[in-house]
RNA sequence: GCCGUUGUAGCUUAGUUGGUGGAGCACGCGGCUGUUAACCGCGAGGUCACUGGUUCGAAUCCGGUCAACGGCG
Numbered sequence: 001g002c003c004g005u006u007g008u009a010g011c012u013u014a015g016u017u018g019g020u021g022g023a024g025c026a027c028g029c030g031g032c033u034g035u036u037a038a039c040c041g042c043g044a045g046g047u048c049a050c051u052g053g054u055u056c057g058a059a060u061c062c063g064g065u066c067a068a069c070g071g072c073g
Stems, first nucleotide, its partner, number of pairs: 001072007010025004019056001027043005049065005
């Protein structure tokens, strides 16, 4: 230098025939218990790496950029 894969909540991740972004752990509140843990219920937390385009509508399709990993030279 060229090619490929990946980037979604604090962490691990689901979601790609385009149509309201979910789960587990962690966190906050409550229940239970003599107390804690465990268990049960509720809640908060996301510009879906960045930027532009296509579209009525984009995490998803297209271009560019950045980062991590792998391959070729």
A computed fold for a 73-nucleotide RNA from a Thermoplasmata archaeon, annotated as transfer RNA. Taxonomically the source falls in Thermoplasmata (Archaea, Methanobacteriati, Thermoplasmatota). The coordinates come from a structure-prediction model, not an experiment, and the mean pLDDT is 82. It matches the Rfam family "tRNA". By type it is a transfer RNA. The RNAcentral record of the sequence draws on ENA.